[in-house]
Predicted 3D model of a 345-nucleotide part of an RNA (small-subunit ribosomal RNA, central domain) from a Sphaerochaetaceae bacterium. It was read from a public genome assembly.
Context: one part of a larger RNA
RNA sequence: UUGGGCGUAAAGGGCGCGCAGGCGGCAUCUCAAGUCUGGUGUUAAAUGGUCGGGCUCAACCCGAUCAUGCGCUGGAAACUGGGAUGCUUGAGUCCAGGAAGGGAUGCCGGAAUUCCAGGUGUAGGGGUGAAAUCUGUAGAUAUCUGGAAGAACACCGAUGGCGAAGGCAGGCAUCUGGCCAUGGACUGACGCUGAGGCGCGAAGGUGCGGGGAGCAAACAGGUUUAGAUACCCUGGUAGUCCGCACAGUAAACGAUGUGCACCAGGAGUCGGGCAGCAGUGUUCGGUUCCGUAGCAAACGCAAUGAGUGCACCGCCUGGGGAGUAUGCUCGCAAGGGUGAAACUC
Numbered sequence: 001u002u003g004g005g006c007g008u009a010a011a012g013g014g015c016g017c018g019c020a021g022g023c024g025g026c027a028u029c030u031c032a033a034g035u036c037u038g039g040u041g042u043u044a045a046a047u048g049g050u051c052g053g054g055c056u057c058a059a060c061c062c063g064a065u066c067a068u069g070c071g072c073u074g075g076a077a078a079c080u081g082g083g084a085u086g087c088u089u090g091a092g093u094c095c096a097g098g099a100a101g102g103g104a105u106g107c108c109g110g111a112a113u114u115c116c117a118g119g120u121g122u123a124g125g126g127g128u129g130a131a132a133u134c135u136g137u138a139g140a141u142a143u144c145u146g147g148a149a150g151a152a153c154a155c156c157g158a159u160g161g162c163g164a165a166g167g168c169a170g171g172c173a174u175c176u177g178g179c180c181a182u183g184g185a186c187u188g189a190c191g192c193u194g195a196g197g198c199g200c201g202a203a204g205g206u207g208c209g210g211g212g213a214g215c216a217a218a219c220a221g222g223u224u225u226a227g228a229u230a231c232c233c234u235g236g237u238a239g240u241c242c243g244c245a246c247a248g249u250a251a252a253c254g255a256u257g258u259g260c261a262c263c264a265g266g267a268g269u270c271g272g273g274c275a276g277c278a279g280u281g282u283u284c285g286g287u288u289c290c291g292u293a294g295c296a297a298a299c300g301c302a303a304u305g306a307g308u309g310c311a312c313c314g315c316c317u318g319g320g321g322a323g324u325a326u327g328c329u330c331g332c333a334a335g336g337g338u339g340a341a342a343c344u345c
Base pairs, nucleotide, nucleotide: 003317004316005315006314007299008298012313014200015199016198017197021193022192023191025087026086027085028084029083030082031081033080034079035076036075037074038073039072040071041070042069048066049065050064051063052062053061054060090190091187092186093185094184095183096182097180098179102176103175104174105173106172107171108170109153113149114148115147116146117145118144119143120142124135125134161168162167205246206245207244208243209242210241214240215239219235220234221233222232257312258311259310260309261308262307265290266289267288268287269286270285271284272283273282274281275280294301295300318345319344320343327338328337329336330335
């Protein structure tokens, strides 16, 4: 609960696609469902509203009248809706261009690390606040040569770019998605939103098969300490990597749903167009900072709005109990989705 809200107080769904539904540009004609209007039927009595009257008033009583709703019937045509025809500004298609870590697959590269083999070389190395565990005369550390493996890509690099979000960074090739500007041609409202639904979805986790250099939950040892199931150190397995399948969560954040329109300016930057020899100016699309009006509890937001409006969706309604219990449902499991109450303050 016909209200008010959702950046930080409770509250924007993690993101997209989209069926139903809701909403929908300009012009003419038409229908008359919504809408407006006339007539009529009904709306029992009492009650109720209004007016008048009767008990001294009132309560009470009497009379007249009435709203509204529904049905039938006649009319109106501005708006909504249905139908018809047309239009180009919304939306989209094509052609001529452009920028980018957007996605997928394959191939290639160098630095570093570890390991292996060999050379030189000798007593330490490593680690810390200090140490010890550890490692080394069976020759380590250091250094040089050769080889192997896996993972990640310094500089460029940005306040920068791309993507719906998650996210994306060595180089090249192939396949593939989106975006932007300018000019022209074309379609002719084809649009916006979107309950369900479907798809995508970091890290961690799960199943099967591979891989395993470094790092590293668990675990072991050392140290510290009153203790030390930690912090620090030496090791180290899952995992981290690849393929396929599952899982479906997050401070999935701009803590700000999507779309459209309108509303001072200034500065930087990325991509494109136009003008100019150039400094520069201007315009469209993105991104960052400041700021006017306005908004805001304040902080702050401010053309990328948290301003002014419209359309549609999601969500909130005191704290704890609790994202728990239960039921249902999804999952191999872990667990996810939905989601209370008693009680208590």